[in-house]
Context: one part of a larger RNA
């Protein structure tokens, strides 16, 4: 000077408290440990690993295992020499990689290019070291801190400034002061939502005027409104009152769509954890070089006495089932989305209008509302598991896909100790879309809207953090 204390003072945070809903018990899904295995590839391990890398493991992916092959190599450059009927297709053998045979005469400015072979330099490595590294990331933490120049003090390490009195979300601002200034952070500038104005109206809209239809902005037309796209205005403690060192500021009020940071996002200081990553990538050193490289077929990553984590579905009547009926937002679409129609109980099939999309399609929103039924039961709750039959994608669904129909109908009657999230359009609840993607193990993730609460006395205590002091 720091760090630490079951030292002290002050202050914050869904930290506790007050509430609401979960997890922990059941079944299933996913990840992890362990066990197993020829292999169950590798990494991540308190918070900050465990629906994490993986925004998609049947083959491929794929790094793992078994078997079969290759050795200038699957890929790159260069040199020397040689060949040129190159790609591709067919037949045979084979699990295939490959091997044998046949067909097949590339481009050219005639120099060559392109392709193949031999030889040599070399290629190659998801092999090791994240404790040799770059880059990237997590975390404390969107916490309010971290520093510098000059001056002053101290022999010096250092101190001061940055402490003090107030105040703030904030080292935010004010006042004081041997300090005076400054930088990185805070805030603001950026995006988005909320109000209004102006401009422009197609594919969007339809108030008024016409036309037309079984019906529909369907048509003429219109720019009012909604909306879209640009550009502006608006909020600043600006105004009034109380408190206050009449300073910063704070409390109340007016006006206003919005009020004191208006809501949300992006934005992460100096640093900490030899934190994570050599398997995104790059890279030093070490190691392999007829193999730790590379090609192929099949298998594995999908195993299962068990333990943990994160979710989904339930245990029902604020509900289940049946019929009718209403209202979104945000997205995606040409190797694509695919309407009307027809076939099938259905998954789906036939067919192909329209649409590179404010025009057409995905598309049915669901909870909701209106009727009916069930009447408290392991049930008309719950749907696991299993049997049978199908559909679709794809060379191929055996290991190991999703979905549909019929049958089956398990556990489960609200969950011990304990533990998690959330302060408002939030929690809870209800659907919709997208990325990845042939298909899909998505109940995951990322977004979108619909309905829409309760509670906060307070800071004694638990946890984490900031400042001063010892």
């Nucleotide at each position: 000077u720091g760090a630490c204390g079951g030292g002290g003072g002050c202050c914050c945070g869904c930290a506790c408290a007050a509430g609401c809903g979960g997890c922990g018990g059941a079944g299933c899904a996913u990840g992890c440990g362990g066990a197993u295995u020829a292999a169950u590839u590798c990494g991540a391990u308190g918070c900050a690993a465990c629906g994490c890398g993986a925004a998609g493991a049947a083959c491929c992916u794929u790094a793992c295992c078994a078997a079969g092959g290759c050795u200038u190599g699957a890929c790159a450059u260069a040199u020397a020499c040689c060949c040129u009927u190159u790609a591709u297709c067919c037949c045979u053998a084979g699990a295939g990689a490959u091997a044998g045979g046949g067909a097949g005469u590339c481009c050219u400015u005639c120099g060559g290019g392109g392709g193949g072979g031999u030889a040599u330099a070399c290629a190659g490595g998801u092999g090791g070291u994240g404790c040799a590294u770059g880059g990237u990331u997590g975390u404390c933490g969107u916490c309010a801190g971290c520093u510098c120049g000059u001056g002053u003090c101290g022999u010096g390490a250092g101190a001061u400034g940055u402490u003090g009195g107030g105040u703030u979300a904030a080292g935010u601002c004010c006042c004081g002061c041997a300090a005076c200034g400054a930088g990185c952070g805070c805030a603001a500038c950026c995006c988005u939502c909320g109000u209004c104005c102006u401009a422009u109206g197609u594919u969007g809209c339809c108030a008024g005027c016409a036309c037309g239809u079984a019906a529909u902005g369907g048509u003429g037309g219109g720019g009012a409104c909604u909306c879209a796209u640009a550009g502006g205005a608006g909020a600043c403690u600006g105004c009034c009152g109380g408190g206050g060192u009449c300073a910063a500021c704070u409390c109340g009020g007016a006006g206003g769509a919005a009020g004191g940071u208006g809501g949300g996002g992006a934005u992460g200081a100096c640093g900490u954890c030899a934190a994570a990553u050599c398997a995104u990538c790059a890279u030093g050193c070490c190691c392999c070089u007829u193999a730790u490289g590379u090609c192929u077929u099949g298998g594995g990553c999908u195993u299962c006495a068990c333990g943990c984590a994160u979710g989904c579905u339930a245990c029902a009547a604020u509900g289940g089932c049946c019929g009718g009926u209403a209202c979104a937002a945000a997205g995606g679409g040409c190797u694509g989305c695919g309407a009307u129609a027809c076939c099938g109980u259905a998954a789906g099939g036939u067919g192909g209008a329209g649409c590179g999309a404010a025009u057409c399609c995905c598309a049915a929103a669901a909870a909701g509302c209106c009727g009916g039924u069930c009447u408290c039961a392991g049930u008309u709750c719950g749907g696991a598991u299993u049997g049978a039959g199908g559909u679709c994608u794809g060379c191929a669904a055996c290991u190991c896909g999703a979905c549909c129909u019929c049958a089956u109908g398990a556990a489960g009657u609200u969950g011990g100790a304990g533990u998690c999230g959330c302060u408002a359009g939030u929690a809870a609840u209800c659907g919709c879309a997208g990325a990845u993607c042939a298909g899909c193990a998505a109940c995951g993730c990322u977004g979108c809207g619909g309905u829409g609460a309760a509670u906060a006395c307070g800071u004694u205590c638990c946890c984490g953090g900031g400042c001063c002091u010892u």